The prediction has a mean pLDDT of 80.
Predicted 3D model of a 73-nucleotide RNA (transfer RNA) from a Candidatus Kaiserbacteria bacterium.
Its Rfam family is "tRNA". Rfam classes the family as a transfer RNA. Rfam describes the family as follows. Transfer RNA (tRNA) molecules are approximately 80 nucleotides in length.
It was read from a public genome assembly.
The organism belongs to Candidatus Kaiseribacteriota, within Bacteria.
RNA sequence: CCGCCCAUAGCUCAAUUGGCAGAGCAACACCCUUUUAAGGUGGAGGUUCCAGGAUCGUUGCCUGGUGGGCGGA
Repeated sequence: CCGCCCAUAGCUCAAUUGGCAGAGCAACACCCUUUUAAGGUGGAGGUUCCAGGAUCGUUGCCUGGUGGGCGGA
C1' cells in the first nucleotide's frame, strides 16, 4: 500500500427479508438468613464507534473516517 472481517448496556453476545433495541453475567433494591455467601423476586441501565446519504422508516443498505483483527505484497 491492497483485500476481507468486526465495532450494539459495565462485560460476553443476539436482533430472520429494513418495521417496538433484547438475553446471560455483573451492579442495585427487596425476600430469605443471626450476618455473609448461595438461592428467589423486581426495577433500572443504550447518542447501536463517528459523520454524511438513500428510504415513510435503518442495528441491518450506500459513501467516507476512526479503532481492532486476519491475509497478501